[in-house]
RNA sequence: CUGGGUGUAGCGCAGCCUGGUAGCGUGCUUGCAUGGGGUGCAAGAGGUCGGAGGUUCGAGUCCUCUCACCCAGA
Numbered sequence: 001c002u003g004g005g006u007g008u009a010g011c012g013c014a015g016c017c018u019g020g021u022a023g024c025g026u027g028c029u030u031g032c033a034u035g036g037g038g039u040g041c042a043a044g045a046g047g048u049c050g051g052a053g054g055u056u057c058g059a060g061u062c063c064u065c066u067c068a069c070c071c072a073g074a
Base pairs, nucleotide, nucleotide: 001073002072003071004070005069006068007067010026011025012024013023020057028044029043030042031041032040033039050066051065052064053063054062
């Protein structure tokens, strides 16, 4: 330099193909159970989906550019 892949909650990921209220597990907070811890149950908080722009009534999803990381080739 060229091609491909990944980026979504603190962490690990789904959602993309087929645009329509952002989810799961774990962690965190509170409450209950326990003498306490662990554990179990219930409730809750936490995201403007790597960044910018475009298409659209509507974008995590489609298009363009760009950043970081990984793989392959030169």
The RNA shown here (transfer RNA) has 74 nucleotides and comes from Candidatus Sacchlamyda saccharinae. Taxonomically the source falls in Candidatus Sacchlamyda (Bacteria, Chlamydiota, Parachlamydiales, Candidatus Rhabdochlamydiaceae). The sequence is in RNAcentral, with records from ENA. It matches the Rfam family "tRNA". Gene Ontology term of the family: triplet codon-amino acid adaptor activity.